[in-house]
Context: one part of a larger RNA
């Protein structure tokens, strides 16, 4: 001086990004137990009592355990280990699960429900050059593929642009066809050559549907008898102008936004306002009991985090042999 441990006056989170560490709690029996809930939980909620030992009754064939009573000892009776801290409140994710083997265990995956789409069996779809194989010894309540992501309430407008499907009049148009016409050459006939027209698929234009496809979802100016704001008005542009819920949010730049609420004092935390820079409905919206080694915030307990350090063990280190 290090490392693991023990104790610690008075205070008790004042430390700290943050209560990280420690520390408390802890077993069994009894009592007793809110909100809210999908009625199942929540919950070992919380929050209290009681434990040794002797004896005697009860119970037992008889003990053991237990229940009841009476006594007995100690500072302490689960006398030692080993053995849950608890409450509120927000957020995201419903759950158990599953991951970056050796920095990340979540809010990320994955789920069980939902939806779309494909696929009539020699099924689609995948592998493979193929013979084959899987799918499947399965047949649409099957079986691929994309998005949500238990559940509850719901899922609004836009097909104008990409993409899929469906059409086929008409226009485009390739190889092929057809061969008006050129050119070489020759005396002629051939031979090469050139190639108007006209027929001539799909595809593309085109015409439809189609968004739980891939996306999208405006502006500007007036207007009500105080102000103000505008329920209404006009104009301009769009395929269509954002509904419902939510909202300074894991989104809010101005911003510590305003107003409450908690502290003595809070850029975090709740609760509301809406002026949503840049929320919005299956890249789902908004809610939501349980659930979380998830993140915030508060608050009871406990404490060397801490004010402010100190003492003691062990082991190092050191020093000397």
């Nucleotide at each position: 001086c290090a490392a693991u441990c023990u104790u610690g006056a008075a205070g008790g989170a004042a430390c700290u990004c943050g209560g990280c560490a420690a520390a408390a709690u802890a077993a069994c029996u009894c009592c007793g137990u809110a909100a809210c809930u999908u009625a199942g939980g929540g919950a070992g909620a919380a929050g209290g009592a009681g434990u040794a030992c002797u004896c005697a009754u009860a119970c037992u064939a008889g003990a053991c355990a237990u229940a009841u009573g009476a006594g007995u000892g100690g500072c302490a009776c689960a006398a030692a280990a080993a053995u849950g801290g608890g409450g509120g409140u927000a957020g995201c994710g419903a759950c158990u699960g599953u991951u970056u083997a050796a920095u990340a265990a979540a809010a990320a995956c994955a789920c069980a429900g939902g939806a779309c789409u494909c696929u009539g069996c020699a099924a689609a779809a995948u592998c493979g050059u193929a013979u084959g194989a899987u799918g499947a010894c399965g047949u649409a309540u099957a079986g691929g593929g994309u998005c949500u992501g238990a559940c509850a309430c719901c899922u609004g407008c836009c097909c104008g642009g990409u993409g899929c499907u469906g059409g086929a009049a008409g226009g485009u148009u390739a190889a092929a066809g057809u061969g008006a016409u050129u050119u070489g050459u020759u005396c002629a006939c051939g031979c090469a050559u050139u190639g108007a027209u006209c027929u001539g698929a799909a595809g593309c234009c085109c015409c439809a549907g189609u968004a739980a496809a891939c996306g999208g979802c405006a502006g500007c100016c007036g207007u009500a008898a105080c102000c103000a704001u505008a329920a209404c008005g006009g104009u301009u542009c769009u395929a269509a102008g954002g509904u419902a819920g939510c909202g300074a949010a894991a989104u809010u730049c101005c911003u510590u936004g305003u107003c409450g609420g908690g502290u003595a004092a809070g850029u975090u935390c709740c609760g509301a306002c809406c002026u949503g820079c840049a929320c919005g409905a299956a890249u789902g919206g908004u809610g939501u009991a349980a659930c979380g080694a998830c993140u915030u915030c508060c608050c009871c307990a406990c404490u060397g985090u801490c004010u402010c350090c100190a003492a003691g063990a062990u082991u190092g280190a050191c020093u000397c042999a």
Source information:
Large-subunit ribosomal RNA, domain IV from Seculamonas ecuadoriensis, 321 nucleotides, folded computationally. A source record names the gene rnl.